[in-house]
RNA sequence: UGACGACAAAGGCAAACCCGUCGAGAGGCGGGGACGCAAAGCUAUGGGACCCCACAGGGUCAGCCAAGCUACCGAA
Numbered sequence: 001u002g003a004c005g006a007c008a009a010a011g012g013c014a015a016a017c018c019c020g021u022c023g024a025g026a027g028g029c030g031g032g033g034a035c036g037c038a039a040a041g042c043u044a045u046g047g048g049a050c051c052c053c054a055c056a057g058g059g060u061c062a063g064c065c066a067a068g069c070u071a072c073c074g075a076a
Stems, first nucleotide, its partner, number of pairs: 004074002012037002017032006035063001041069003045066003048061005
């Protein structure tokens, strides 16, 4: 440095659900809460799911899978 990921250490994130709030909706944000996560950090680039829509099209999801970029620790 690359790969890898331990009943390691130090830390981190936070599903469902509840409360508040924003949005037409998918859903977002804040608080509580922990099912899980070694990128559950970031990016809608490809696929996929979802919402709106007669179509065209517009939008949401990074905790669905790839891809790209970045990062803590160090046993085998």
Molecule: c-di-GMP-I riboswitch aptamer
Organism: Actinotalea sp. K2